This is a predicted structure of a 1386-nucleotide RNA (small-subunit ribosomal RNA) from an uncultured prokaryote. Its mean pLDDT, the model's own confidence on a scale to 100, is 83. The RNAcentral record of the sequence draws on ENA.
RNA sequence: AGAGGUUGAUCCUGGCUCAGGAUGAACGCUAGCGGCAGGCUUAACACAUGCAAGUCGAACGGUAACAUGAGUGCUUGCACUUGAUGACGAGUGGCGCACGGGUGCGUAACGCGUAUGCAACCUACCUUUAACUGGAGAAUAGCCUUUAGAAAUGAAGAAUAAUACUCCAUAAUAUUAUCUUACGGCAUCGUAAGAUUCUUAAAGCUUCGGCGGUUAAAGAUGGGCAUGCGUUCUAUUAGUUAGUUGGUGAGGUAAUGGCUCACCAAGACUCCGAUAGAUAGGGGGCCUGAGAGGGUUAUCCCCCACACUGGUACUGAGACACGGACCAGACUCCUACGGGAGGCAGCAGUGAGGAAUAUUGGACAAUGGAGGCAACUCUGAUCCAGCCAUGCCGCGUGCAGGAAGACUGCCCUAUGGGUUGUAAACUGCUUUUAUACAGGAAGAAACCUUUUCACGUGUGGAAAGUUGACGGUACUGUAAGAAUAAGCACCGGCUAACUCCGUGCCAGCAGCCGCGGUAAUACGGAGGGUGCAAGCGUUAUCCGGAAUCAUUGGGUUUAAAGGGUCCGUAGGCGGACUAUUAAGUCAGGGGUGAAAUCUUACAGCUCAACUGUAAAAUUGCCAUUGAUACUGGAUUUCUUGAAUUAGUGUGAAGUGGUUAGAAUGUGUAGUGUAGCGGUGAAAUGCAUAGAUAUUACACAGAAUACCAAUUGCGAAUGCAGAUCACUAACACUAUAUUGACGCUGAGGGACGAAAGCGUGGGGAGCGAACAGGAUUAGAUACCCUGGUAGUCCACGCCGUAAACGAUGGAUACUAGCUGUUGGUUCGAUCUUCGGAUUGAGUGGCUAAGCGAAAGUGAUAAGUAUCCCACCUGGGGAGUACGUUCGCAAGAAUGAAACUCAAAGGAAUUGACGGGGGCCCGCACAAGCGGUGGAGCAUGUGGUUUAAUUCGAUGAUACGCGAGGAACCUUACCACGGCUUAAAUGUAGCUGGACAGAUUUAGAGAUAGACUUUCCUUCGGGCAAUUUACAAGGUGCUGCAUGGUUGUCGUCAGCUCGUGCCGUGAGGUGUCAGGUUAAGUCCUAUAACGAGCGCAACCCCUGUUGUUAGUUGCCAGCGAGUCAUGUCGGGAACUCUAACGAGACUGCCGGUGCAAACCGCGAGGAAGGUGGGGAUGACGUCAAAUCAUCACGGCCCUUACGUCCUGGGCUACACACGUGCUACAAUGGUAUGGACAGAGAGCAGCCACUGGGUGACCAGGAGCGAAUCUACAAACCAUAUCACAGUUCGGAUCGGAGUCUGCAACUCGACUCCGUGAAGCUGGAAUCGCUAGUAAUCGCAUAUCAGCCAUGAUGCGGUGAAUACGUUCCCGGGCCUUUGUCACACC
Repeated sequence: AGAGGUUGAUCCUGGCUCAGGAUGAACGCUAGCGGCAGGCUUAACACAUGCAAGUCGAACGGUAACAUGAGUGCUUGCACUUGAUGACGAGUGGCGCACGGGUGCGUAACGCGUAUGCAACCUACCUUUAACUGGAGAAUAGCCUUUAGAAAUGAAGAAUAAUACUCCAUAAUAUUAUCUUACGGCAUCGUAAGAUUCUUAAAGCUUCGGCGGUUAAAGAUGGGCAUGCGUUCUAUUAGUUAGUUGGUGAGGUAAUGGCUCACCAAGACUCCGAUAGAUAGGGGGCCUGAGAGGGUUAUCCCCCACACUGGUACUGAGACACGGACCAGACUCCUACGGGAGGCAGCAGUGAGGAAUAUUGGACAAUGGAGGCAACUCUGAUCCAGCCAUGCCGCGUGCAGGAAGACUGCCCUAUGGGUUGUAAACUGCUUUUAUACAGGAAGAAACCUUUUCACGUGUGGAAAGUUGACGGUACUGUAAGAAUAAGCACCGGCUAACUCCGUGCCAGCAGCCGCGGUAAUACGGAGGGUGCAAGCGUUAUCCGGAAUCAUUGGGUUUAAAGGGUCCGUAGGCGGACUAUUAAGUCAGGGGUGAAAUCUUACAGCUCAACUGUAAAAUUGCCAUUGAUACUGGAUUUCUUGAAUUAGUGUGAAGUGGUUAGAAUGUGUAGUGUAGCGGUGAAAUGCAUAGAUAUUACACAGAAUACCAAUUGCGAAUGCAGAUCACUAACACUAUAUUGACGCUGAGGGACGAAAGCGUGGGGAGCGAACAGGAUUAGAUACCCUGGUAGUCCACGCCGUAAACGAUGGAUACUAGCUGUUGGUUCGAUCUUCGGAUUGAGUGGCUAAGCGAAAGUGAUAAGUAUCCCACCUGGGGAGUACGUUCGCAAGAAUGAAACUCAAAGGAAUUGACGGGGGCCCGCACAAGCGGUGGAGCAUGUGGUUUAAUUCGAUGAUACGCGAGGAACCUUACCACGGCUUAAAUGUAGCUGGACAGAUUUAGAGAUAGACUUUCCUUCGGGCAAUUUACAAGGUGCUGCAUGGUUGUCGUCAGCUCGUGCCGUGAGGUGUCAGGUUAAGUCCUAUAACGAGCGCAACCCCUGUUGUUAGUUGCCAGCGAGUCAUGUCGGGAACUCUAACGAGACUGCCGGUGCAAACCGCGAGGAAGGUGGGGAUGACGUCAAAUCAUCACGGCCCUUACGUCCUGGGCUACACACGUGCUACAAUGGUAUGGACAGAGAGCAGCCACUGGGUGACCAGGAGCGAAUCUACAAACCAUAUCACAGUUCGGAUCGGAGUCUGCAACUCGACUCCGUGAAGCUGGAAUCGCUAGUAAUCGCAUAUCAGCCAUGAUGCGGUGAAUACGUUCCCGGGCCUUUGUCACACC
């Protein structure tokens, strides 16, 4: 000294939380010792028991108990007597009991603190000084006798003493009264001296030394009273007071005083907070803090108050008295029921309360106190001990060496190891502490006794003797031996310290943020680590951090916060000069500020805590002396602040009259006819009883077009036709007058929009409420038609607004530029100026500065001063209660409980918007063809099932994984089996078999029977059985992952370095103007460059050249055939397949700065990316896949592994997607005829021949392919069918077959014969496509025994229509904007 947490991120504001210190603490776990401290914070609750205040026989009468002595009786050890002695119960008397000890109820007070005063006072014992101590008397307790009562307690009678009581004497520096003189002071007065007068004293005891007693004065000590200043919160407590305030007199007191009383006066206190309410003993100090402050009042010290509760006095020097009295009350106890006793907030102790606080201990040895001459007695004050880690301090639980870095464990791990860890074992050393034994203090000085010295019968000094609760304690020595001694909390960030297992939003943690939903460093355990340590954590409370109440040291435009505005009281603050005063201020010295505490130094306990001595400090208060710059007081003068006067102007400033025109409405009359009005569209409404429209006249109320403007005026609200009257203001000029007269302003007063209220008018238009019509899912709204209060006027209330510049008023200062309003002066010109000057308003932009930023910036939110108002997290709440105001509505003032960790401001980046601008895309539009209706195929959902295996689910799942489910596949189900099937390796055992063939049982797996039978160089090899170890899992998690893939999207974007801007997040670059398919390029530019994307490079295709010429080709030459490149040959063409060329806006014209665009441009096979493909930026969707594969973790192991048979994946009221075939004449059928490309083929493709109606079968050439194999179809020609459920359509079903295959029942394809369903072009809705495209036609291939293929992937044939255009739907890109949003508008 800071840190966490509001946000996607940022800067602020602002609250919450944490790290520190402390405690009379408590609780949890743990615990070796000692020293020093501390120990009912709660019930001032109730208390059993014991003790805490007595003492004096040297005051007295005496003798109950004890002891001694003496005496008597005599039984020689018992009884009795004797106050004779030591002593002493009870009693009289003296002193003490008012101290010491406890507690904090009450008290907001002269209670406390501090500083003064008493000329208004007292003071026992003590000290000093002076004087005195003479005489007399009457009682009474005890004792004795009698007596009442249960007791406590008494009652009566008789006798008696005193230092008890009374009387007389003596007496002054005392007291009372009067008077004189001197001095002094602070008002009353005081002091000193003197005179006269009045009243009052005493006590004895004695060891004769003394101790006492009385009076007076003084001191000391202790107290009493008075005063200044200081001393908590509440105004939702604003008025209080009758002995109240004062006076005179009297009483009372130690003393002043309404302290009390009589009379008189009417005062006294109060916003500088009276009164009332709440809370509380005050201080020194203690804790914290850098300090200022804040909190607190345990222990120790001072003061106060109290003693069961309330009251009262007595005694006494002192009390209205803790362990005294009386009365009342509550409670407890005793009782013979008549009556009595008691007071732990003394020390122990008990109960209760409570989270919680100790022994019914020892001693008067020390210190102190009471009494006493003293010895001594008493002392729960005190000194000690006991209990408690309650705190502070100190010590210890060993030290050194020791690596095979041991074992175990545990833990981790990549299985190599790492860690625990020099830790242990082991070796050496030491012995504090604990244990045992032995020794053993200081605290003790005295009093007293004895001796002695000085003075002299007593005091002082010296010596000796005597006294220890603690305590055989502290301390010291010896002995043995590492021997007797470590825990607690934490380990996600803040905050030092990390891994594994368990758990699975459960259990739990948590101070704040937060953690936990199957890989938790945050829960629980463990290992390891970190921190502190005889303690460690938690809880509670206080200060700090918190500048988060801000004096030091904060704020108020938008975060909480400027009063709606002005006037003005108190208060605060205030211009220049002169001289004075000395209140504030400053300085010097004085008094006080108790001690303890704190600080410093030194010292004593072995150190420390603790304690002692000294110093310093005590920041304060009081009085005093001085200084006089500033502030204040009183004084003189001044003019610049302020005001007045004169003049010139200005304005929607105010009040009250008068008046004008336009518009609107109404009325009357005229013209005129069918609608008007209103809306997005309508309807309600008005209108043939004549509306709307139009003309004329009349009336009514309200408001004032144009001028008109960041215009003007006003304190604000506010003010607008014109004119008159009255009133006020402002600006400028002059510098004539006054001479600081000023600024602000708590309370207070006045004004104060709209709405609202009261009374009376007025009422055209508008128009809350209300009614109707629409809109809508609804529509108590927006829209429309009506319409009441109201809006207007007069008078009176209300007193609030986003009453805003969200910015209080005043004064001064601090760069500029440019408008405008009304003045002033000058200039020019000659009636005007867009000229200049000056001061007053009102605007814009900007420098410095300020600000969190936005912004503000001479009209400050800058720099300063003065005064007022207001704020202190969000919500609850401007609410409740109370009070004031109001007719009411309501206004003003204005909380708390509870709850949250945020709420908020400004700015940034994204995303969104039924915001804006620009642009693109088969996105729409323009077209063509479909889907949606039918039948069937196929996939999905659902349902069903033993199972219908699993996955994919908007776009981006659904002819998808699957490019081939009868068995197999297969993962599913049922039944039956196996426990290692298969692979590989290592090690061991066995034995020469195993495998194979045949056969039996069985659904099969499997089991059984039988048969056959290795090689060898004899070392072994080989394969095999068996054992062990390693397996296996289409089980889970795609939200642990890799890889792969879809989509946005082939959209044009996504970023970086350096620089610059910003406190920062970020921005710039990438924006702007153009252009492009494109962040493509150009220009501009605080940016300059670069990367991933775009484009290009790659492949196919379109043109062509070169090279090459078989299996392909055949122009020319020759041969041959019914015919065919069939053959010789050819290398031209086609083709094949390698390398090239070609296209670049290159050329021309136009436009343009350029980039580029335009053109029926040229040329060219191709023209502006030629067409197509591959290629997919940063990223998004926790998108898909653990069932392609791989892989972490978890799970199963005679099963979730594996084998087999059969079944299922093909089910079927239904729904959806994708397709095929159709509904027909642009067609069907029949016959004949023509033209491809690409690809495939030996368990294959199969020519050809024969058989069969056919699927196919039987033969059989060619071809492992430019050589062989395959009728391409639509098309063309001819014929037929005439619009129909048909010669369309082919589903479904019956029968008979073919092929594949171990096997076509569930469940294959194909063929033939027969059957001949729905369907006549398809609702809402919806899909594809811009050219060799759509549409249409067939062909091939992969998979494959076969095939449910109408699918997928390719190939070619034929071959269109349309695009005006970008308003709209969908998606996307760029710029901009408001607002919230950020899991981002699903």